[in-house]
RNAcentral holds the sequence, with entries from MGnify. Transfer RNA from a rhizosphere metagenome, 72 nucleotides, folded computationally. Rfam family: tRNA. The family's RNA type in Rfam is transfer RNA. About the family: Transfer RNA (tRNA) molecules are approximately 80 nucleotides in length.
RNA sequence: GGGUGAUUAGCUCAGUGGUAGAGCAAUUGGCUGUUAACCAAUUGGUCAACAGUUCAAUUCUGUUAUCACCCC
Numbered sequence: 001g002g003g004u005g006a007u008u009a010g011c012u013c014a015g016u017g018g019u020a021g022a023g024c025a026a027u028u029g030g031c032u033g034u035u036a037a038c039c040a041a042u043u044g045g046u047c048a049a050c051a052g053u054u055c056a057a058u059u060c061u062g063u064u065a066u067c068a069c070c071c072c
Base pairs, nucleotide, nucleotide: 001071002070003069004068005067006066007065010024011023012022013021018055026042027041028040029039030038048064049063050062051061052060
């Protein structure tokens, strides 16, 4: 220098154009001699940034940033 992939909750990850989800973690309550475990509920997101297409974008397109890998 060229190419490919990834970026979504505190962490690990789903989500193929129509109001964003799971597991773990956290908080509250229940249970109990106490803790853990278990049961119930709750909280938590400018979907990396900017622009474009569209009635409508996490999703499609472009650029930028960061990370990983391949080629040279």